[in-house]
Molecule: RNase P RNA; transfer RNA
Organism: Actinomycetota bacterium
RNA sequence: ACGGGUCGGCGGGCGGUCGCGUCGCGGUGCUUCGGCAUUCGCGCCGAGGAACGUCCGGGCUGCACAGAGCAGAGUGGUGGGUAACGCCCACCCGGGGCAACCCGCGAGAAAGUGCAACAGAGAGAAGACCGCCAGUGUGGGCUCGCCUACGCUGGUAAGGGUGAAAGGGUGGUGUAAGAGACCACCGGCGCUCGUGGUGACACGGGCGGCCAGGUAAACCUCACUCGCAGCAAGGCCAGGCAGAAGACGUUGACGCUGCUCGCUGAGUCUUCGGGUAGGCCGCUAGAGCCUGUCGGCAACGGCAGGCCGAGAGAGAUGACCGCACAGACUGGUUCGCCAGUUGGACAGAACCCGGCGUAUAGCCGGCCCGUUUCC
RNA sequence: GGGCCCGUAGCUCAGUGGUAGAGCAGGGGACUCAUAAUCCUUAGGUCGCAGGUUCGAUCCCUGCCGGGCCCA
Numbered sequence: 001a002c003g004g005g006u007c008g009g010c011g012g013g014c015g016g017u018c019g020c021g022u023c024g025c026g027g028u029g030c031u032u033c034g035g036c037a038u039u040c041g042c043g044c045c046g047a048g049g050a051a052c053g054u055c056c057g058g059g060c061u062g063c064a065c066a067g068a069g070c071a072g073a074g075u076g077g078u079g080g081g082u083a084a085c086g087c088c089c090a091c092c093c094g095g096g097g098c099a100a101c102c103c104g105c106g107a108g109a110a111a112g113u114g115c116a117a118c119a120g121a122g123a124g125a126a127g128a129c130c131g132c133c134a135g136u137g138u139g140g141g142c143u144c145g146c147c148u149a150c151g152c153u154g155g156u157a158a159g160g161g162u163g164a165a166a167g168g169g170u171g172g173u174g175u176a177a178g179a180g181a182c183c184a185c186c187g188g189c190g191c192u193c194g195u196g197g198u199g200a201c202a203c204g205g206g207c208g209g210c211c212a213g214g215u216a217a218a219c220c221u222c223a224c225u226c227g228c229a230g231c232a233a234g235g236c237c238a239g240g241c242a243g244a245a246g247a248c249g250u251u252g253a254c255g256c257u258g259c260u261c262g263c264u265g266a267g268u269c270u271u272c273g274g275g276u277a278g279g280c281c282g283c284u285a286g287a288g289c290c291u292g293u294c295g296g297c298a299a300c301g302g303c304a305g306g307c308c309g310a311g312a313g314a315g316a317u318g319a320c321c322g323c324a325c326a327g328a329c330u331g332g333u334u335c336g337c338c339a340g341u342u343g344g345a346c347a348g349a350a351c352c353c354g355g356c357g358u359a360u361a362g363c364c365g366g367c368c369c370g371u372u373u374c375c
Numbered sequence: 376g377g378g379c380c381c382g383u384a385g386c387u388c389a390g391u392g393g394u395a396g397a398g399c400a401g402g403g404g405a406c407u408c409a410u411a412a413u414c415c416u417u418a419g420g421u422c423g424c425a426g427g428u429u430c431g432a433u434c435c436c437u438g439c440c441g442g443g444c445c446c447a
Base pairs, nucleotide, nucleotide: 001371002370003369004368005367006366007365008364009363010362013323014322015321016320017319018318020046021045023043024042025041026040027038028037029036030035048346052357053356055355056354057353058352059351060230061229062228063227067261068260069259070258072226073225074224075223076222077091078090079089080088081087092106093104094103095102096101107221108220112219113218114215115214129160130159131156132155133154134153135152136151137150138149139148140147141146142145168186169185170184171183172182173181187211189208190207191206192205193204194203195202196201234281235280236279237278243272244271245270246269247268248267255263256262288307289306290305291304292303293302294301295300325344327342328341329340330339331338332337376446377445378444379443380442381441382440385399386398387397388396393430401417402416403415404414405413423439424438425437426436427435
């Protein structure tokens, strides 16, 4: 220099004019003197890294301060982080890459059941299609006990062929031909011992039988986790109205809860009819943010200091102008740039957080790897 | 806020691990004087998209995209 990997940050800036929303102050109006309203003025503040999808987890609130069992759902290497998680970090194992590094729903297939189309002789501890070998029948040949063609009966898993997959590999002994039948080495499996590690696991030794296929994002088994509902939760206040019929119910309805127990304890549901379409709290100061420091490989945690950053009626953030800065296009070019035009992505709070996933014009930085060149 | 379903040929739908089908519509032919009906024949598919599991995915799993329904 080129190519690549990974981690992190920003995501429009500055100024001006006008407009919008919450809140505060002032004005004005009403008032039961507590406040309320406001087409008025001023001031402070006013979207995001994803506010999005709503895929997980929690807080909060109510129901037993949340119980037991079944059913159901979820998670799935190990250790740690966390309020918690299906998230994050580190490591192990497997796979990919020359490497940096990346990917993995990564427990169990010698508990059981199931599945494997087509092809193939045979698809689960199977299988004789071709081949190889032995015996034998018939025909043919001749050098007369051998060769050959077609059969029959057996042996054989070495070789060929089919398939995604054919029941260890290589070499030898052996044999009619063969075969873990036997032997050596290698691979793998089970049991066991030692060393290292918190552990997953790694390395090494011994014994065993010749070897045990795949699939659990098929049923299933094992371990662990999960009570149900959701801010229209839930609480308080004001005002209005008119009840009627039916069903169930203190022999326990309704609810928690799909079922059984257990708990609660007087109403619940349906239809018709009537009234209302209000206010306040919950509500934004929080597992919060920033800086420094300490512990830790890291995720993260402790301590100290500082900061307050929307919270509304179905719901406010916008428009224009100027100046520079990226970027894009066109033309020129001495390849350094110059001129002109254009121009800012994805998207927007509604109870709040932690994650994940997805979208995103463009820009910036750190570290690492490979190739080449120079010192 | 909570729950559920669908996406397959131009249209309506089957198929839920093993080479993707039916009806209607389209093209060609037969029958008819001609048309319809009928009969024969034929073309047409990124199975919404991407990734994964598996020997193999329309089907199983995950994430997106689009559409629809129900409850409060």